[in-house]
RNA sequence: GCCACCUUAGCUCAGUGGUAGAGCAAUGCUUUCGUAAAGCAUAGGUCGUGGGUUCAAAUCCCACAGGUGGCUCCA
Numbered sequence: 001g002c003c004a005c006c007u008u009a010g011c012u013c014a015g016u017g018g019u020a021g022a023g024c025a026a027u028g029c030u031u032u033c034g035u036a037a038a039g040c041a042u043a044g045g046u047c048g049u050g051g052g053u054u055c056a057a058a059u060c061c062c063a064c065a066g067g068u069g070g071c072u073c074c075a
Stems, first nucleotide, its partner, number of pairs: 001071007010024004018055001026042005048064005
């Protein structure tokens, strides 16, 4: 330099055009002599950034940024 993939809640991830979700973690409650475990509930999101298409975009298109992997050249 080129190619592919990834970026969504604190963490790990799902969601391929029509109300943004799960597990774990956090907080509260129940339970217990107490704790762990378990159960219930609550809170938590500019969906990497900007632009475009569309009645409607996490989702499609373009650019950029960051990350992972592969390939090539030079030394």
A computed fold for a 75-nucleotide RNA from Phycisphaera sp., annotated as transfer RNA. The source organism's lineage runs through Bacteria, Phycisphaerae, Phycisphaerales, Phycisphaeraceae and Phycisphaera. Its Rfam family is "tRNA". Rfam describes the family as follows. Transfer RNA (tRNA) molecules are approximately 80 nucleotides in length. It is annotated as a transfer RNA. The coordinates come from a structure-prediction model, not an experiment, and the mean pLDDT is 81.